[in-house]
This is a predicted structure of a 101-nucleotide RNA (TPP riboswitch aptamer (THI element)) from a Spongiibacteraceae bacterium. The source organism's lineage runs through Bacteria, Pseudomonadota, Gammaproteobacteria, Cellvibrionales and Spongiibacteraceae.

C1' cells in the first nucleotide's frame, strides 16, 4: 500500500510433529516422565484455531520438488475428494420515504 466486516451467546469441529538431555522401566535398538532446541495461532494447554463466503482439520500420502540437525519445515498436489451452525447486536453499502439547504 492492497485485500479481508466485526462482536457476543449457545453449540459443534480439530490438531499430540521433529531432534538432543536427565531419570525410571524394558531388554535388544524401545517406552514413560521431566526439561531444552525447531516450525507454528496452537506440538496439549483447557489454551489456540476453525464452523459452508468452510486450506481449521482429514484423505490421497510410506505421494512429489526443495531445504534442514531432523520433521506432516517450505512449495506442488489444490478451482481434487471430504469437513463442524444457529441466534442476537454493531458496522458498512445499496434502495425507498420524510425533513432541511
Nucleotide at each position: 500500500c492492497c485485500g479481508c466486516u466485526c462482536u457476543u451467546g449457545u453449540c459443534g469441529g480439530g490438531g499430540u510433529g521433529c531432534c538432543g538431555g536427565u531419570u525410571c522401566c524394558a531388554g535388544a535398538u524401545g517406552g514413560a516422565a521431566c526439561g531444552g532446541g525447531c516450525u507454528g495461532a496452537g506440538a496439549a494447554u483447557c489454551a489456540c484455531c476453525c464452523g459452508c463466503u468452510g486450506a481449521a482439520c482429514c484423505u490421497g500420502a510410506c505421494c512429489u520438488g526443495g531445504a534442514u540437525a531432523a520433521u506432516g519445515c517450505c512449495g506442488g498436489c489444490g478451482u481434487a475428494g471430504g469437513g463442524a451452525a444457529c441466534a442476537a447486536g454493531a458496522a458498512u453499502u445499496c434502495u425507498u420515504c420524510c425533513g432541511c439547504c